[in-house]
Predicted 3D model of a 74-nucleotide RNA (transfer RNA) from an uncultured Bdellovibrionales bacterium. Model confidence (mean pLDDT): 80 of 100. Its Rfam family is "tRNA". The family's RNA type in Rfam is transfer RNA.
RNA sequence: AGGGUAGUAGCUCUAAUUGGUAGAGCAGUGGAUUCCAAAUCCACCGGUUGUGAGUUCGAAUCUCUCCUGCCCUG
Numbered sequence: 001a002g003g004g005u006a007g008u009a010g011c012u013c014u015a016a017u018u019g020g021u022a023g024a025g026c027a028g029u030g031g032a033u034u035c036c037a038a039a040u041c042c043a044c045c046g047g048u049u050g051u052g053a054g055u056u057c058g059a060a061u062c063u064c065u066c067c068u069g070c071c072c073u074g
Base pairs, nucleotide, nucleotide: 001073002072003071004070005069006068007067010026011025012024013023020057028044029043030042031041032040050066052064053063054062
């Protein structure tokens, strides 16, 4: 330098009828239970979907640019 791949909640991941309400588990908070805890149960909280633009009525999803990690070629 070229190619591939990944980036989404504090963490690990799923795109959940391939463009139409952004979800799960863990963690956190509150409650129930308990003598107190742990475990269990219920509820709640939590997102600029890496950056910037474009297409579209509508983008995590399609296109382009850039950034970061990993892999391959030279």